[in-house]
């Protein structure tokens, strides 16, 4: 001097997942944000026969084709993200988990969550907008 790793501060990204208070701690209580259940009305709906076998929620994460039956790959796609708005361009994601035969919407009311994972020596362009200071 270079590279990698680790810790802290700071600046950011996905996401609801932030902030305050009490407590030695475990934990507890709030605010904000997020999710679920839950009336009237509305929606759905009736009868017989046959066949089949559930249904629902969070999330952008659905669906299609090929390959495959070595266990999971390839291509695309609805949809989503990239420092407050729009367009163009570029890049990326397009997962996973939960309820347990049960749930349309839904005022009152009831219940729950407030995690986890990443980036930071680089910077795309055009337009809109008008905050602050003097």
């Nucleotide at each position: 001097g270079c590279g990698a790793c680790u810790g802290g501060a700071c600046c950011g990204c996905c996401g609801a997942g932030u902030c305050c208070c009490c407590g030695c701690g475990a934990g507890g209580g709030g605010a904000g944000c997020c999710g679920g259940g839950g009336a009237c009305c509305c929606a759905c709906a009736c009868u017989c026969c046959c066949c089949c076998g559930g249904g629902g929620g969070c999330g952008a994460a659905u669906c299609c084709g090929c390959g495959c039956a070595c266990c999971a790959g390839c291509g695309g796609u609805a949809g989503g993200g990239c420092g407050a708005c729009u367009c163009c361009g570029g890049c990326c994601c397009g997962a996973g988990c939960c309820c347990g035969u049960c749930a349309g919407c839904u005022a009152a009311c009831c219940c729950g969550g407030u995690a986890g994972g990443c980036g930071g020596u680089u910077a795309g362009g055009a337009g809109a907008g008008g905050a602050g200071a003097a």
A computed fold for a 134-nucleotide RNA from Actinomadura barringtoniae, annotated as c-di-AMP riboswitch aptamer (ydaO/yuaA leader). RNAcentral holds the sequence, with entries from Rfam. Its mean pLDDT, the model's own confidence on a scale to 100, is 78. NCBI's taxonomy places the organism under Bacteria, Actinomycetes, Streptosporangiales, Thermomonosporaceae, Actinomadura. Of the family's consensus pairs, 96% are formed in the model.